[in-house]
Context: one part of a larger RNA
RNA sequence: GGAUGAACGCUGGCAGUGUGCCUUAGACAUGCAAGUCGAACGGAGUAUUUUUUAAGCUUGCUUUUAGAAUACUUAGUGGCGAACGGGUGAGUAACACGUGGGUGAUCUGCCCUAAAGUGCGGGAUAACAGUUGGAAACGACUGCUAAUACCGCAUGUGCUGGUACAUCUUGUUGUACUAGUAAAGAUUUAUCGCUUUAGGAUGAGCCCGCGGCACAUCAGCUUGUUGGUGGGGUAAUGGCCUACCAAGGCGACGACGGGUAGCCGACCUGAGAGGGUGACCGGCCACAGGGGUACUGAGACACGGACCCGACUCCUACGGGAGGCAGCAGUUAGGAAUCUUCCACAAUGGGCGCAAGCCUGAUGGAGCGACACUGCAUGAAGGAUGAAGGCUCUAGGGUCGUAAACUUCUGAACUAGGGACGAUUAUGACGGUACCUAGGUAAUAGCACCGGCUAACUCCGUGCCAGCAGCCGCGGUAAUACGGAGGGUGCGAGCGUUAUCC
Numbered sequence: 001g002g003a004u005g006a007a008c009g010c011u012g013g014c015a016g017u018g019u020g021c022c023u024u025a026g027a028c029a030u031g032c033a034a035g036u037c038g039a040a041c042g043g044a045g046u047a048u049u050u051u052u053u054a055a056g057c058u059u060g061c062u063u064u065u066a067g068a069a070u071a072c073u074u075a076g077u078g079g080c081g082a083a084c085g086g087g088u089g090a091g092u093a094a095c096a097c098g099u100g101g102g103u104g105a106u107c108u109g110c111c112c113u114a115a116a117g118u119g120c121g122g123g124a125u126a127a128c129a130g131u132u133g134g135a136a137a138c139g140a141c142u143g144c145u146a147a148u149a150c151c152g153c154a155u156g157u158g159c160u161g162g163u164a165c166a167u168c169u170u171g172u173u174g175u176a177c178u179a180g181u182a183a184a185g186a187u188u189u190a191u192c193g194c195u196u197u198a199g200g201a202u203g204a205g206c207c208c209g210c211g212g213c214a215c216a217u218c219a220g221c222u223u224g225u226u227g228g229u230g231g232g233g234u235a236a237u238g239g240c241c242u243a244c245c246a247a248g249g250c251g252a253c254g255a256c257g258g259g260u261a262g263c264c265g266a267c268c269u270g271a272g273a274g275g276g277u278g279a280c281c282g283g284c285c286a287c288a289g290g291g292g293u294a295c296u297g298a299g300a301c302a303c304g305g306a307c308c309c310g311a312c313u314c315c316u317a318c319g320g321g322a323g324g325c326a327g328c329a330g331u332u333a334g335g336a337a338u339c340u341u342c343c344a345c346a347a348u349g350g351g352c353g354c355a356a357g358c359c360u361g362a363u364g365g366a367g368c369g370a371c372a373c374u375g376c377a378u379g380a381a382g383g384a385u386g387a388a389g390g391c392u393c394u395a396g397g398g399u400c401g402u403a404a405a406c407u408u409c410u411g412a413a414c415u416a417g418g419g420a421c422g423a424u425u426a427u428g429a430c431g432g433u434a435c436c437u438a439g440g441u442a443a444u445a446g447c448a449c450c451g452g453c454u455a456a457c458u459c460c461g462u463g464c465c466a467g468c469a470g471c472c473g474c475g476g477u478a479a480u481a482c483g484g485a486g487g488g489u490g491c492g493a494g495c496g497u498u499a500u501c502c
Base pairs, nucleotide, nucleotide: 001502002501003500004499006498007497008496009495010494013376014375015374016373017372018371019369020368021334026332027331028330030329031328032327035080036079037078040077041076043074044073045072046071047070048069049068050067051066054063055062056061057060087287088286089285097211098210099209100208101207102206103205106204107203111200112199113198114197115196116195117194118193119153120152121151122150128143129142130141131140132139133138158181159180160179161178162177163176164175165174166173185192186191213259215257220250221249222248225247226246227245228244229243230242231241232240262284263283264282265281266277267276268275269274290309291308292307293306312323313322314321315320340366342365343364344363348362349360350359351358352357379409380408381407382406389400390399391398392397414439415438416437417436418435422430446491447490448489449488450487451472452471453470457486458485459484460483461482467474468473
């Protein structure tokens, strides 16, 4: 000198764009953050229309019984989603990450392409009704019912297993025989679905080469350890697991141990080489109060799912129950320190749905903070009797100083009118915002420094005191170094200080 997710002191006008718990991965009141589909299904409810039964009578009205149709709503069964999106960086020195490969060792819902099919049956169960337990959370029993829920049979383009043959780069590809193996309907009749298979796309799993912290005051480490065989397990290789067998495997090219740490694209600095950092944005990984476990599923060992064990908090009728903000706001604690319990789904994107649409604290916006960067304003021109006043003085003067006053001009703010782009048919939270036009008031300046480094000097006070200080050093009676004043220098809505990096 540059830089910062900064903080502190003094000061503080506006706008735009960014950015904002770096500390306790401490604890959390309240609200919201994941739903959707009635074009899968049976009910239930409401409204309207219509048929029917009965009663009252005012003879065409009111009420009532049973049924049908239409529209709307939806607790439950069922489907898809909830594994995305959002947060955090505790753990992790590891194939976690980066980069380059391998998979003859693999999976992939929705999507695209192609081929083939969608036949016949069955038994349940929630909802509901009844009885009943419990303070509650939540149940128990009996009875009824539907489906794109569940199950059986048929068919087998195909696929899977076995056997045989051929081929090949380890489980590749092909042929024959044999055993097994599928489906679901809905509707506004045009579609949406369902099943099997092949290919693609996308996403993921696993393996390998190389690369990136510090300590040797950590030197030896290891028994599922290293390898083999059989078996199990997985989508899949593998001590991944298990039984048996062998005794191996790693290490000064740093094993093992303890310490620290999410990694990268990037960011800061520097002429570069390097050094430092890993906030925001993007990619990957890990975690969801601390541990463990699996279930469902194409995908999780699952932040707003389940079960178990500790800890903590809450409710209780004391028998038993409920909870998890490292989602968005917000509270409390900690701390030098970090925001609104806001608006909207209008846009972009996501989930569901044929659609209309619904949901979306993702996202788009607004709010707060000089936290950062950028831009603008606090006026412009004229104006000497060089006014008053301050300071100083050799008492003449000098200086603040064209500075002010004063004259002319412009017109931030503010007021009124118009008023967007973002939206393609409709739809605009932002927002009557930005912007335009007209009117319109001269309308905040501070902070640090002035001995040298380092731009900027005098007076007074103090008297090794009070104090200053980044280094050298100032102060003991004439201090340009302390404190005040006048003047000056530097930067300016900021200026200094502190901390950290180059």